RNAcentral holds the full RNA, with entries from SILVA.
A computed fold for a 486-nucleotide part of an RNA from a metagenome, annotated as small-subunit ribosomal RNA, 3' major domain.

[in-house]
Context: one part of a larger RNA
RNA sequence: UGACGGGGGCCCGCACAAGCGGUGGAGCACGUGGUUUAAUUCGAUGCAAACCGAAGAACCUUACCUGGGUUUGACAUGUACGUGUUAUUGAGCCGAAAGGUAAAAGACCCUGCAUUCGUGCAGGGAGCGUACACAGGUGCUGCAUGGCUGUCGUCAGCUCGUGUCGUGAGAUGUUGGGUUAAGUCCCGCAACGAGCGCAACCCCUGCACUUAGUUGCCAGCAUUUAGGAUGGGCACUCUAAGUGGACUGCCGGCGACAAGCCGGAGGAAGGUGGGGACGACGUCAAGUCAUCAUGGCCCUUAUGUCCAGGGCGACACACGUGCUACAAUGGCCAACACAACGGGAAGCGACUCUGCGAAGGGAAGCGGAUCCCUUAAAGUUGGUCUCAGUUCGGAUUGCAGUCUGCAACUCGACUGCAUGAAGCUGGAAUCGCUAGUAAUCGCGGAUCAGCCAAGCCGCGGUGAAUACGUUCCCGGGCCUUGUACA
Numbered sequence: 001u002g003a004c005g006g007g008g009g010c011c012c013g014c015a016c017a018a019g020c021g022g023u024g025g026a027g028c029a030c031g032u033g034g035u036u037u038a039a040u041u042c043g044a045u046g047c048a049a050a051c052c053g054a055a056g057a058a059c060c061u062u063a064c065c066u067g068g069g070u071u072u073g074a075c076a077u078g079u080a081c082g083u084g085u086u087a088u089u090g091a092g093c094c095g096a097a098a099g100g101u102a103a104a105a106g107a108c109c110c111u112g113c114a115u116u117c118g119u120g121c122a123g124g125g126a127g128c129g130u131a132c133a134c135a136g137g138u139g140c141u142g143c144a145u146g147g148c149u150g151u152c153g154u155c156a157g158c159u160c161g162u163g164u165c166g167u168g169a170g171a172u173g174u175u176g177g178g179u180u181a182a183g184u185c186c187c188g189c190a191a192c193g194a195g196c197g198c199a200a201c202c203c204c205u206g207c208a209c210u211u212a213g214u215u216g217c218c219a220g221c222a223u224u225u226a227g228g229a230u231g232g233g234c235a236c237u238c239u240a241a242g243u244g245g246a247c248u249g250c251c252g253g254c255g256a257c258a259a260g261c262c263g264g265a266g267g268a269a270g271g272u273g274g275g276g277a278c279g280a281c282g283u284c285a286a287g288u289c290a291u292c293a294u295g296g297c298c299c300u301u302a303u304g305u306c307c308a309g310g311g312c313g314a315c316a317c318a319c320g321u322g323c324u325a326c327a328a329u330g331g332c333c334a335a336c337a338c339a340a341c342g343g344g345a346a347g348c349g350a351c352u353c354u355g356c357g358a359a360g361g362g363a364a365g366c367g368g369a370u371c372c373c374u375u376a377a378a379g380u381u382g383g384u385c386u387c388a389g390u391u392c393g394g395a396u397u398g399c400a401g402u403c404u405g406c407a408a409c410u411c412g413a414c415u416g417c418a419u420g421a422a423g424c425u426g427g428a429a430u431c432g433c434u435a436g437u438a439a440u441c442g443c444g445g446a447u448c449a450g451c452c453a454a455g456c457c458g459c460g461g462u463g464a465a466u467a468c469g470u471u472c473c474c475g476g477g478c479c480u481u482g483u484a485c486a
Base pairs, nucleotide, nucleotide: 001486002485003483004482005481007480008479009478010477011476012475013474015470016469019433020432021431022430023429026324027323028322029321030320031319032318033317034315035314042053043052064310065309066308067307068306069305070304073134077133078132079131080130081129082128083127088105089104092101093100094099109124110123111122112121113120114119136299137298139297140296141295145293146292147288148287149286150284152282157196158195159194160193161192162191163172164171165170176187177186178185202276203275204274205273207244208243209242210241211240212239213238216234221231222230223229247270250264251263252262253261254260313452326426330385331384332383333382334381335380336379342373343372344371347366348365351362352361353360354359392423397418398417399416400415401414402413403412439462440461441460442459443458444457445456
């Protein structure tokens, strides 16, 4: 100087407390361990691995296994030689395919020179073949690395120059008194300044104005098939570009007259308005050689490469994350109402016909503020069920189907009929959340032929309770103290 302490002081954080809802019990889905297997490819492993890489495993993907092929190779560049070379087509046979074998057909370039106009000579290049350099490797090492990322932590810290103090390691500054979300600011001070962080500048959202009107509007008028449908109009809503607006600016109190704190006014918004992006010096030899790149090592008729089938989907079990429930604040039936974000051409598909339905036949419009996906659901109103393993719950299983796709056996989703399991609120323990949040309800998108999505990323609808407080648990910041630790 640090680190540590079941030392002290001060202070934060859904850390506890106060509340609300879960997980842990059940069924199912997914991930992981384990076991099994010819293979169940590989990585990730306390927080910070385990709906993680994977934003799509039937084939492909695919890296694994079995079997069958291939060896200058599926791919790149170059050299030498050859070639019936003008970017050839390939029946048939063997085969699961890859591939092997191979009849036949077709094809004669360009440039220069010469030419008896028939052609001859020289050179050139794609492809193919042979040989050789080499290719190739999701093989190993993340403890050789770059890059990227997680984490402490959006915590308020981490340092430097000069000066000063100390023999020196170092200290000071950065400590102290206040204050802040903040090393934020003020005051003091042997310090004076500065840098990386904090904040601000960026994006979305909340208010208004300006500009603009193929969305919107009986707002005011007219027509009307009663639909903003039409004429008409940019007032409003909205859209999307710009501008304004919030700064403790104003008032009162407290405070050291400071920084600031408390209250108030005005205001759409008040003290960082709400949310996002943004992550200091560093820590964990943290993660990734399987995104990519890359040193070294290893394989080279194989650890490369092609193909078929299988596997990644196994199942006594254990863990994690979710979904659905156990019902009456509910289930079922009928009628009625209100969104936002997005997506669409090998696409979205209105409408119509057929089908109980998944869907199928036909088909308008739309590269889309114009058409479609698109009926939002919870909700409201009425009816029914009457506390029961039930009209709760829907697992499982049987049969019959639809769709995608060469192909749904291993191993897809969905539909109809039948079947109706466990489950009556979950031990010890444990998680999330402080407001448009939790809880609850549906909708969209990426990936994608389809989909194992109950995941992820977004969107809106309805919309709470509680916080006395900081003694305690966990993590962290500052000062101080002890130490036989570095």